[in-house]
RNA sequence: CGAGGCGGCCGGAUGGCCGCGCGUCGAGCGGGGCAACCCGAGCGGCGUGAGGAAAGUCCGAGCUCCCCAGCGCAGGGUAGUGGGUAACGCCCACCCGCCGCGAGGCGAGGACGAGCGCCACAGUGACGAUGCCGGCGAAAGCCGGAGUGAAACGCGGCAAGCUCUACCCGGAGCAAGGCCAAAUAGGAGGGCGACGCCCGGUUCGCCGGGCAGACGUGCGCUGCACAGCCCUCGGGUCGGCCGCAUGAGCCGUCGGGCGACCGACGGCCGAGAUGGAUGGCCAUCGCCGCACCGAUUCGGUACGGCACAGAACUCGGCUUACAGGCCGCCUCGCUGA
Numbered sequence: 001c002g003a004g005g006c007g008g009c010c011g012g013a014u015g016g017c018c019g020c021g022c023g024u025c026g027a028g029c030g031g032g033g034c035a036a037c038c039c040g041a042g043c044g045g046c047g048u049g050a051g052g053a054a055a056g057u058c059c060g061a062g063c064u065c066c067c068c069a070g071c072g073c074a075g076g077g078u079a080g081u082g083g084g085u086a087a088c089g090c091c092c093a094c095c096c097g098c099c100g101c102g103a104g105g106c107g108a109g110g111a112c113g114a115g116c117g118c119c120a121c122a123g124u125g126a127c128g129a130u131g132c133c134g135g136c137g138a139a140a141g142c143c144g145g146a147g148u149g150a151a152a153c154g155c156g157g158c159a160a161g162c163u164c165u166a167c168c169c170g171g172a173g174c175a176a177g178g179c180c181a182a183a184u185a186g187g188a189g190g191g192c193g194a195c196g197c198c199c200g201g202u203u204c205g206c207c208g209g210g211c212a213g214a215c216g217u218g219c220g221c222u223g224c225a226c227a228g229c230c231c232u233c234g235g236g237u238c239g240g241c242c243g244c245a246u247g248a249g250c251c252g253u254c255g256g257g258c259g260a261c262c263g264a265c266g267g268c269c270g271a272g273a274u275g276g277a278u279g280g281c282c283a284u285c286g287c288c289g290c291a292c293c294g295a296u297u298c299g300g301u302a303c304g305g306c307a308c309a310g311a312a313c314u315c316g317g318c319u320u321a322c323a324g325g326c327c328g329c330c331u332c333g334c335u336g337a
Base pairs, nucleotide, nucleotide: 001333002332003331004330005329006328007327008326009325010324012285013284014283015282016281017280018279020049021048022047023046024045025044026043029040030039031038032037051308055319056318058317059316060315061314062313063173064172065171066170075169076168077167078166079165080094081093082092083091084090095109096107097106098105099104110164111163115162116161117158118157119156127154132145133144134143135142136141177242178241179240180239187233188232189231190230191229192228196211197210198209199208200207201206213221249268250267251266252265253264254263255262256261286306287305288304289303291301292300293299294298
């Protein structure tokens, strides 16, 4: 210098203007309350506001509710050995096999012991097979040889076939679940309602008869009853709040370990919407492409571009997508000293 391998990281920067979500502060407004104070809609200031994959929802968990004696069957999953971890199908180390000159990469690496199944092509025959040659024999058949093939009466091979063995696995998911709580309708309880009015009688205590009431109308009802009205209670719905941002957290230093990872100490708080905010424009700089100019590998000008994508209960992984770029270690080839 060229060609590669592995690991880690960034993934536009700065400023201005306008706008949005959340938090907090301030002055007023509206509502509630005796008050302290609380609530609400806007305004202004300040702070803060996506990712390495927020994605696919494929594994494993936390958390929540439901279910739950024990054992077995069925079903699903995992599979060298040891370790890490809350756990895993993830990660690390080593062994074995395969690929690569190599750095390295990949592995569907328990068991043909039991039962069943399959064994391409070639070959007589792929598991109860005997076609060819030779020998023996009356025959059935037996023995030897040649040949094919990964494998040939050798109790062969295959479990990316059923199966067997060992181990693991309850279900649903934040629309989980919990709390507060309207109007209307319906439910339960209580109260009011004839304790009224009219007629007649009266020993002035009352007695008899009739009337009402609510509904659009009729029947019925003189009652602790129906209807109606009022109050209280409880359940659900609309709506609101919590869950919900301090966590298997992040950063740094030191220590242990080959490593995954673990421990100690110090520091930090980093989105929280619910029709769902995190945006738009401009300027300068950076990078890339192309064109032109001057030129020696460079400089200048103009134009265009700067990916994949985007939270919604939260973590640990895996997988997939990704313009461009940086760092470290290592391998092979060529060359120079």
A computed fold for a 337-nucleotide RNA from Chloroflexi bacterium UBA5189, annotated as Bacterial RNase P class A.
Its Rfam family is "Bacterial RNase P class A". Rfam's curators write: Ribonuclease P (RNase P) is a ubiquitous endoribonuclease, found in archaea, bacteria and eukarya as well as chloroplasts and mitochondria. By type it is a ribozyme.
It was read from a public genome assembly, where an Rfam model found it.
NCBI's taxonomy places the organism under Bacteria, Bacillati, Chloroflexota.